The part of an RNA shown here (large-subunit ribosomal RNA, domain I) has 592 nucleotides and comes from a Candidatus Zixiibacteriota bacterium.
The coordinates come from a structure-prediction model, not an experiment, and the mean pLDDT is 82.
Context: one part of a larger RNA
RNA sequence: GGCACAUGGUGGAUGCCUUGGCACAGAGAGGCGAUGAAGGACGUGACAAGCUGCGAUAAGCUCCGUUUAGCUGCACAUAAGCUUUGAGACGGAGAUGUCCGAAUGAGGCAACUCGAUGCCGUGAAAACGACAUCAUCUUGCACUGAAUACAUAGGUGCUUGAAGCAAACUCAGGGAACUGAAACAUCUAAGUACCUGAUGGAAGAGAAAACAGCGUGAUUCCCUUAGUAGUGGCGAGCGAAAGGGGAAGAGCCUAAACCGGUUGGUACGUUAAAGCCUGUUGGCGUUGUACUGCCGGUGUCGCGGGAGCCGAUGGACUCUGCAACAGAAGAGUCGAAGAGUCAGAAACUAUAUGCAUAGGUGAACAUUCUGGAAAGUUUGGCCAUAGAGGGUGAAAGACCCGUAAUCGAAAUGCAGGUAGCUCUUAUCGGAUUUCCCAAGUAAGGCGGGGCACGUGGAACCCCGUUUGAAUCUGUCCUGACCACAGGAUAAGGCUAAAUACUACUCUGUGACCGAUAGCGAACUAGUACCGCGAGGGAAAGGUGAAAAGAACCCCGGGAGGGGAGUGAAAUAGUACCUGAAACCGUGUGCUU
Numbered sequence: 001g002g003c004a005c006a007u008g009g010u011g012g013a014u015g016c017c018u019u020g021g022c023a024c025a026g027a028g029a030g031g032c033g034a035u036g037a038a039g040g041a042c043g044u045g046a047c048a049a050g051c052u053g054c055g056a057u058a059a060g061c062u063c064c065g066u067u068u069a070g071c072u073g074c075a076c077a078u079a080a081g082c083u084u085u086g087a088g089a090c091g092g093a094g095a096u097g098u099c100c101g102a103a104u105g106a107g108g109c110a111a112c113u114c115g116a117u118g119c120c121g122u123g124a125a126a127a128c129g130a131c132a133u134c135a136u137c138u139u140g141c142a143c144u145g146a147a148u149a150c151a152u153a154g155g156u157g158c159u160u161g162a163a164g165c166a167a168a169c170u171c172a173g174g175g176a177a178c179u180g181a182a183a184c185a186u187c188u189a190a191g192u193a194c195c196u197g198a199u200g201g202a203a204g205a206g207a208a209a210a211c212a213g214c215g216u217g218a219u220u221c222c223c224u225u226a227g228u229a230g231u232g233g234c235g236a237g238c239g240a241a242a243g244g245g246g247a248a249g250a251g252c253c254u255a256a257a258c259c260g261g262u263u264g265g266u267a268c269g270u271u272a273a274a275g276c277c278u279g280u281u282g283g284c285g286u287u288g289u290a291c292u293g294c295c296g297g298u299g300u301c302g303c304g305g306g307a308g309c310c311g312a313u314g315g316a317c318u319c320u321g322c323a324a325c326a327g328a329a330g331a332g333u334c335g336a337a338g339a340g341u342c343a344g345a346a347a348c349u350a351u352a353u354g355c356a357u358a359g360g361u362g363a364a365c366a367u368u369c370u371g372g373a374a375a376g377u378u379u380g381g382c383c384a385u386a387g388a389g390g391g392u393g394a395a396a397g398a399c400c401c402g403u404a405a406u407c408g409a410a411a412u413g414c415a416g417g418u419a420g421c422u423c424u425u426a427u428c429g430g431a432u433u434u435c436c437c438a439a440g441u442a443a444g445g446c447g448g449g450g451c452a453c454g455u456g457g458a459a460c461c462c463c464g465u466u467u468g469a470a471u472c473u474g475u476c477c478u479g480a481c482c483a484c485a486g487g488a489u490a491a492g493g494c495u496a497a498a499u500a501c502u503a504c505u506c507u508g509u510g511a512c513c514g515a516u517a518g519c520g521a522a523c524u525a526g527u528a529c530c531g532c533g534a535g536g537g538a539a540a541g542g543u544g545a546a547a548a549g550a551a552c553c554c555c556g557g558g559a560g561g562g563g564a565g566u567g568a569a570a571u572a573g574u575a576c577c578u579g580a581a582a583c584c585g586u587g588u589g590c591u592u
Base pairs, nucleotide, nucleotide: 001591002590003589004588005587006586007585008584009583015577016542017541020513021512022510023509024508025507026506027505028504029502030501031165032164039100040099041098042055043054044053046078050074051073061094062093063092064091065090066089067088070082071081072080105114106113107112115134116133117132118131120129121128122127136162137161140158141157142156143155144154169200170198171197172196173195174194180187184233210216211215220247221246222245223244224243230238231237251494252493253492254438258297259296260295261294262293264292265291266290267289268288274287275284276283277327278326279325280324281323282322302472304437305436306435307434309430310429311428312427313426315334316333317332318331319330320329336425337424338423339422340421348420349419350418351417353415354414355413356412357411359407360406361405365380366379369376382397383387389401390400391399443467444466445465446464447463448462449461450460453479474489475488476487477486478485529536530535549576552563553562554561555560
């Protein structure tokens, strides 16, 4: 030196564990913000570095409710205190809430600096301090008011709202490339990624100028039709619809014609008039007429509808116009009927009830043995609408928390029935003479885009440009175009549900992970650290049932160790469960 055996050190694999994650389901919620958000800075404790909480009233203040004998967070020590006159904890409602931040008095290198006005405090004054207000745009109103006469712009004040943040979903405006085509240019990727804007709890779409050819009857979503019909350097690829089956189900309001009103505008009219509901008598008289704007009524449809005209029927009462009488018309109230707050008009109040935000009640066991410890074992019983689960010194239906079942809210919020409340109330027939039925629109040419459809025979829809209709005997569509036939009624608007998503809250589940796994993060984690910055981004869990965390003695400067003691165990001693291997020793044997 090697080999073997034994025994250690180092190291932290493995096993076991779980405070943390991951995924999904069902509910809830789907926003917060000038009443100052999200997010921060700085403070705040007896001692206080970090986290948490809170804000100069600062691990907190007040009230209300629940619960209870303890309490002063993580954080196990000391001190000093609080508490059955109810502390502490939990829930509801308030108060306080420095500075920055949309940040908004002005400025600024965020958490800082400097003001103006009013009022107040200290002070002899100077000065200092406290509080309130003071950004911009915008809605409405009032006052004021240039060039420029009226006016307008502008200004001032009061007043309404906005801004900023937030995960995905949604809609809209813009919009790639890598890639595929085995190269590449049309094409594809893809209207994807990304940028911007806007809204909502969903958004968007939506009551046929639709499909179809029998007929159906708004929209949306799912399954199918179907990888079909098509489209395509007919390459790569792209890729419907009708129809069928389901989920859900809901329909409405304007514009116009016509009528009424109008101290809106323009033009015309002035003692002859017109006009003042009609007739008669009297009276008034710029009140008028036309066009236009505004308000109200009417009206809303496709076997066309409506207006206007003619006719019929229709509860009660009161009131109205320049006066009287008669007529006609209108308005209001009550009654009756119906409807309603997610559209079609729109708020609010009360209350039964349910739910959420704290909680309450809640059955049934003892013993023997082993052991450090009984829940294990033995024996005999018990409860069960409860034998889900967790904890307790090993493995507990009956020890603890719970579980099944059931009960509960002073306060705040949500849902929802009812009542109050609010709103509506004409319908039918006839004639087919008159009027209306969404215009720089539809449509055509040219150039593009969207439709599964790449210009094609290319309909249909949208945009730019240039032309530019018709009003029901009308117009559009039915995939060039024409005829016939059929369907629909554009050029205004609203609309719940079925559908999409989950930053957030609660409950539950897992042939999901178990500390190199599972979120990057089980622990002071988006921390430490790196980077000028955008940004990148860790490692790190486990004594024991209980600290009982080793009094005392010895060696040592200490660290550390040896005794003693605790404990079931100390080779469980806070470098702490188990403690593999690499690596490094010690002892013995064999061998060189």